[in-house]
RNA sequence: AAAUUCUUCAGGGGUCGGGUGCAAUUCCCAACCGGCGGUAAAGUCCGCGACCCGCGCCAGCGAUGGCACGGCUGAUUUGGUGCGAUUCCAAAACCGACAGUAAAGUCUGGAUGAGAUGAAGAAAUG
Numbered sequence: 001a002a003a004u005u006c007u008u009c010a011g012g013g014g015u016c017g018g019g020u021g022c023a024a025u026u027c028c029c030a031a032c033c034g035g036c037g038g039u040a041a042a043g044u045c046c047g048c049g050a051c052c053c054g055c056g057c058c059a060g061c062g063a064u065g066g067c068a069c070g071g072c073u074g075a076u077u078u079g080g081u082g083c084g085a086u087u088c089c090a091a092a093a094c095c096g097a098c099a100g101u102a103a104a105g106u107c108u109g110g111a112u113g114a115g116a117u118g119a120a121g122a123a124a125u126g
Base pairs, nucleotide, nucleotide: 002125004123005122006121007120008119009118010117017029018028019027031106032105033096034095035048036047037046038045043094044093052071053070054069056067057066058065059064076092077091078090079089080088098109099108100107
């Protein structure tokens, strides 16, 4: 100084105010929010995670749970600066799983879960 292995910890935010209505933080006006890695600093680029779907294996009487693989996976433009920016600055836009419920990115729930990834420590080899 670096490959590798192990352990521990961390690891998602948001409806102010008003309208209609028997009833809506769900509709309408308006408000607010932005996981992880890469790259000129990114919700919208590239990649990943979460959610959801399929198949296989294992456990179980079953319900169901665990593991592995595969699939799916939203949305941006214009001007400026600069060697370089769909990332900065200015302006105007757009997007957001499933279940419940008056139709939900923001409420409640699966979830005191899972997880991309990050930090610290240890082992070990040259």